[in-house]
Large-subunit ribosomal RNA, domain IV from a Bacteroidota bacterium, 327 nucleotides, folded computationally. Taxonomically the source falls in Bacteroidota (Bacteria, Pseudomonadati). The prediction has a mean pLDDT of 88. Rfam family: Bacterial large subunit ribosomal RNA.
Context: one part of a larger RNA
RNA sequence: UCAUGGCUAAGGAACUAGGCAAAUUAACCCUGUAACUUCGGGAGAAAGGGUCCCCACUUCGGUGGGGCGCAGAGAAAUGGCCCAGGCGACUGUUUAACAAAAACACAGGGCUCUGCUAAAUCGAAAGAUGAUGUAUAGGGCCUGACACCUGCCCGGUGCUGGAAGGUUAAGAGGAGAGGUUAGCCGCAAGGCGAAGCUUUGAAUCGAAGCCCCAGUAAACGGCGGCCGUAACUAUAACGGUCCUAAGGUAGCGAAAUUCCUUGUCGGGUAAGUUCCGACCUGCACGAAUGGUGUAACGAUCUGGGCACUGUCUCGGCCAUGAGCUCG
Numbered sequence: 001u002c003a004u005g006g007c008u009a010a011g012g013a014a015c016u017a018g019g020c021a022a023a024u025u026a027a028c029c030c031u032g033u034a035a036c037u038u039c040g041g042g043a044g045a046a047a048g049g050g051u052c053c054c055c056a057c058u059u060c061g062g063u064g065g066g067g068c069g070c071a072g073a074g075a076a077a078u079g080g081c082c083c084a085g086g087c088g089a090c091u092g093u094u095u096a097a098c099a100a101a102a103a104c105a106c107a108g109g110g111c112u113c114u115g116c117u118a119a120a121u122c123g124a125a126a127g128a129u130g131a132u133g134u135a136u137a138g139g140g141c142c143u144g145a146c147a148c149c150u151g152c153c154c155g156g157u158g159c160u161g162g163a164a165g166g167u168u169a170a171g172a173g174g175a176g177a178g179g180u181u182a183g184c185c186g187c188a189a190g191g192c193g194a195a196g197c198u199u200u201g202a203a204u205c206g207a208a209g210c211c212c213c214a215g216u217a218a219a220c221g222g223c224g225g226c227c228g229u230a231a232c233u234a235u236a237a238c239g240g241u242c243c244u245a246a247g248g249u250a251g252c253g254a255a256a257u258u259c260c261u262u263g264u265c266g267g268g269u270a271a272g273u274u275c276c277g278a279c280c281u282g283c284a285c286g287a288a289u290g291g292u293g294u295a296a297c298g299a300u301c302u303g304g305g306c307a308c309u310g311u312c313u314c315g316g317c318c319a320u321g322a323g324c325u326c327g
Stems, first nucleotide, its partner, number of pairs: 001322008010313002014311001019308001027051005036041001038145001052067006068072001080306007087298002092104002108143007120129003146293004151223003156220002158216005165211003171205002176200005183192003224242005251285001252282001263279005
């Protein structure tokens, strides 16, 4: 010096990103116990008191009297507590070996597909799972207890339905055209050219799909701008205008979302970029990509307080092990 322990005057978080670490608390019995609440809880809330030995009595629970120590749960083991807020309802699950969480799951809610040789899935197939199940069942997707709710938009994309018209493949069809040549014409060069064979090939007919017409948002998604106006000022219930498929409803709001920003006001502190309560000017909240609340719960995150302490003022001492020296 390092590691692990023990003690420490006075102060008591002044330490620090942060009470990290340590300390406090602790068992059993008795008294007592708030807000809030889903009436179960919260709760071991909190806050207090007792605990040893001897004698007598005893309903065997205790009661009365006496005694000792610094100390009676005499060692060890054995909750610190409270207030407020965010997130997630909860118990669970997870990155084996840097993340345990607000992430995943969850009961509950919804949409959708599937009538059984089910849909879906694996497999060239046979076959299998689904399921020895049968719509109170099975698959997919989203949301995530509970309470109160879940607004407007179907123009785009998707899905479902529709079939009048347009477009349209293979195929059908075969108008027409080309090649070849028996023959014919011609003195010749060459020309014409049936049938057959062959190379092509126009109309016309031809499903689904797409175009088209509807429906559908707890499908993917989306949910405006400018100008003016009230008898102080300010503001605008009101009016005008442009655009849109429709222009954000309820609720919440400087928020896990607010850039400007340490917004402004209030609270807490002597002093508060954090925290809590408000305001609304929402850069860029918003309703199952759920919105707002919420008792209980949490090795969760944030702020405050009591108790407690070597975290600190600011160090000191001791023990054990290592290091170091000698051997």